This is a predicted structure of a 266-nucleotide RNA (Bacterial large signal recognition particle RNA) from Marinococcus halophilus. Its mean pLDDT, the model's own confidence on a scale to 100, is 76. It matches the Rfam family "Bacterial large signal recognition particle RNA". Rfam describes the family as follows. The signal recognition particle (SRP) is a universally conserved ribonucleoprotein involved in the co-translational targeting of proteins to membranes. The source organism's lineage runs through Bacteria, Bacillati, Bacillota, Bacilli and Marinococcus.
RNA sequence: CCGUGCUAAGUGGGGAGGUAGCGGUGCCCUGUACUUGCAAUCCGCUAUAGCAAGACCGAAUCCCUUUCCGAGGCUUUAUUUUUGUAGGGUCUGCCCUGCGUAAGUGGUGUUGACGCCCAGGUUCUGCGCAACGGAAACCCGCGAACCCUGUCAGGUCCGGAAGGAAGCAGCAGUAAGCGGAUUCUUCCGUGUGCCGCAGAGCUGCCUGGGCCGAGCAAACUGCGCAGGUAACGCUUAUGAAAGUAUUGUCGAAGAAAGGUGCACGG
Numbered sequence: 001c002c003g004u005g006c007u008a009a010g011u012g013g014g015g016a017g018g019u020a021g022c023g024g025u026g027c028c029c030u031g032u033a034c035u036u037g038c039a040a041u042c043c044g045c046u047a048u049a050g051c052a053a054g055a056c057c058g059a060a061u062c063c064c065u066u067u068c069c070g071a072g073g074c075u076u077u078a079u080u081u082u083u084g085u086a087g088g089g090u091c092u093g094c095c096c097u098g099c100g101u102a103a104g105u106g107g108u109g110u111u112g113a114c115g116c117c118c119a120g121g122u123u124c125u126g127c128g129c130a131a132c133g134g135a136a137a138c139c140c141g142c143g144a145a146c147c148c149u150g151u152c153a154g155g156u157c158c159g160g161a162a163g164g165a166a167g168c169a170g171c172a173g174u175a176a177g178c179g180g181a182u183u184c185u186u187c188c189g190u191g192u193g194c195c196g197c198a199g200a201g202c203u204g205c206c207u208g209g210g211c212c213g214a215g216c217a218a219a220c221u222g223c224g225c226a227g228g229u230a231a232c233g234c235u236u237a238u239g240a241a242a243g244u245a246u247u248g249u250c251g252a253a254g255a256a257a258g259g260u261g262c263a264c265g266g
């Protein structure tokens, strides 16, 4: 140095969690690397740290150590985003209300804006008048079996007669009453009329006349001020999740270097 056969080691590892601590089952990451039994109300051990049994491989690409790289997990701090809860209207937008302004739109104005002056109406009171409504009067018509009038047929009564008397019906005219129409008369009444007069009132509105000479107005939008409103935005506090950066820690796979038996034969 080569061949053969053994043995140690190895046949996944890591993170968090759990635990006095170490492993395992379970969860997660990496990755493909034996089997069976036990095991989260845990199972088994004691710094030599799974226990029990069996199988495979076997001194090296595979075992051990160191270094590099670094999947991934946990953690510190900061920050971004999403979301939950609570509060704030004296941070603050949206929204609502009030006041003001007049940049824009619209409206109106030389057929004269705004303002000023005069006279009236509307308002109130009083008187008068008219109208309306009602009633009365006048006129016409109807209208009394008897208790209205006139005339009173018939009939009745008085009388010897002449003649008288009362008087029903009818007729005519009327009373009470009813109906109609007129408005020349009278009376009463009134959110009728402002027709006449006087006074009060001068806030608001309207009408007419005069002066002046270009704006007026504020409906909508805009702007300013004040007040309100916690649904949303804003803001304060406190949670959860995801991301980025950062502190610390553990760290698989991979890469590199080094190290490590025994026996026999050649």
Stems, first nucleotide, its partner, number of pairs: 001266006010056002012030004020046005034054005063259006072250003077245012093232001095228007103221003107216002115211008123200006129193002131190006139180004148173004156165003